[in-house]
c-di-GMP-I riboswitch aptamer, 87 nucleotides, folded computationally. Its mean pLDDT, the model's own confidence on a scale to 100, is 78.
RNA sequence: UAUCGAAAAAGGCAAAUCCGUCGAAAGGCGGAGACGCAAAGCUACGGGUCUAAAAGAUUUUUCUGUUUAGACGGCCGAGUUGCCGAA
Numbered sequence: 001u002a003u004c005g006a007a008a009a010a011g012g013c014a015a016a017u018c019c020g021u022c023g024a025a026a027g028g029c030g031g032a033g034a035c036g037c038a039a040a041g042c043u044a045c046g047g048g049u050c051u052a053a054a055a056g057a058u059u060u061u062u063c064u065g066u067u068u069a070g071a072c073g074g075c076c077g078a079g080u081u082g083c084c085g086a087a
Base pairs, nucleotide, nucleotide: 004085005084012037013036017032018031019030020029021028022027035074041080042079043078045077046076047075048072049071050070051069052068055066
């Protein structure tokens, strides 16, 4: 340096659930809380999943879930940065 990841040490993140708040929703943010995580740091670039207020199609007001608009990085890749050091 690369790979790897310990019944190691230091530090870190925080699922479900509950409370508050924003949103039409998916979901976000704050607090409590820990199921887990070696990138569970960052970037919606590729795939995937979720939502459907508006728009489009149809037109009666339903349905669909995209050509549209959002969400998820704790679904998988990719890019990029990075702590520690037993075997």
Overview:
The sequence was found by an Rfam model in a public genome assembly. The model forms 90% of the base pairs in the Rfam consensus.